This is a predicted structure of a 103-nucleotide RNA (Glycine riboswitch aptamer) from Aquibacillus sediminis. It was read from a public genome assembly, where an Rfam model found it.
[in-house]
RNA sequence: AUGAAUGUUGUGAGAGAGUGCAUGGAAUUUUGCCGCCGAAGGAGCAAGUUUCAAAAAGAACCCUUGGAACUAAACUCUCAGGUUGAGGAAUCACAUCAGGGCG
Numbered sequence: 001a002u003g004a005a006u007g008u009u010g011u012g013a014g015a016g017a018g019u020g021c022a023u024g025g026a027a028u029u030u031u032g033c034c035g036c037c038g039a040a041g042g043a044g045c046a047a048g049u050u051u052c053a054a055a056a057a058g059a060a061c062c063c064u065u066g067g068a069a070c071u072a073a074a075c076u077c078u079c080a081g082g083u084u085g086a087g088g089a090a091u092c093a094c095a096u097c098a099g100g101g102c103g
Stems, first nucleotide, its partner, number of pairs: 002101001006098002009095005018034001020033003024029001035083003041079001042077003048070007
């Protein structure tokens, strides 16, 4: 001197799936019964890396087999959430604040 990753806040955009049936109720919604959606959140896993054992080998390593740990998503699950509207919504863009990467 510049101001990375990451996070907060604001603005804009932002998909999917029954305005389902019954019941109480003016609506939001209560209770029960199904059908469905994935992009709040949450959970699961591949390759790979590390490690243990066996076999083989016979200095070790490598190779093979069987376990364990770490480990991704917009993939999968559908717990939660959602399924007219409103609201919410991963993600993207811009701005702000924090932060302090690199040289």

Model confidence (mean pLDDT): 78 of 100.